RNA sequence: UUAUUAUCAAGAAAGACUGAGGGAAAGGCCCUGUGAUGUCUUAGCAACCUGUAAGCCCAUUGUUAUAAAGGUGCUAAUUCCUGUCUGCCCAAAUAGGGGUGGAAAAGAUAAUGU
Numbered sequence: 001u002u003a004u005u006a007u008c009a010a011g012a013a014a015g016a017c018u019g020a021g022g023g024a025a026a027g028g029c030c031c032u033g034u035g036a037u038g039u040c041u042u043a044g045c046a047a048c049c050u051g052u053a054a055g056c057c058c059a060u061u062g063u064u065a066u067a068a069a070g071g072u073g074c075u076a077a078u079u080c081c082u083g084u085c086u087g088c089c090c091a092a093a094u095a096g097g098g099g100u101g102g103a104a105a106a107g108a109u110a111a112u113g114u
Base pairs, nucleotide, nucleotide: 002113003112004111005110006109007108008107013042014041015040016039017038021031022030023029026082027081028080043075044074045073048071049070050067051066052065053064054063079106084103085102086101087100088099089098090097
């Protein structure tokens, strides 16, 4: 870099330095000199990998509970919302709107492979 699979409504911030942008892109809507962003330190959250135990099946796998030492990740807003297709309800009829679901796409993270 890319492919596959899983998850994405919960959770968890202070300090130092920096000094104007940031929330992936577009539109919206937000955050921001009461300090954005980035780096570092410390702390925390979670439980993907991992450890332990149980039971099932037996074929490597998968399930449940638990732990948090290690490898990642994360610590404004549901992935902040929407965008593509679609179910239902309401409205409109020189109209294509509003509401509420589902699926996808895109994205993020992990594990495995390349």
Molecule: SAM riboswitch aptamer (S box leader)
Organism: Mucilaginibacter gossypiicola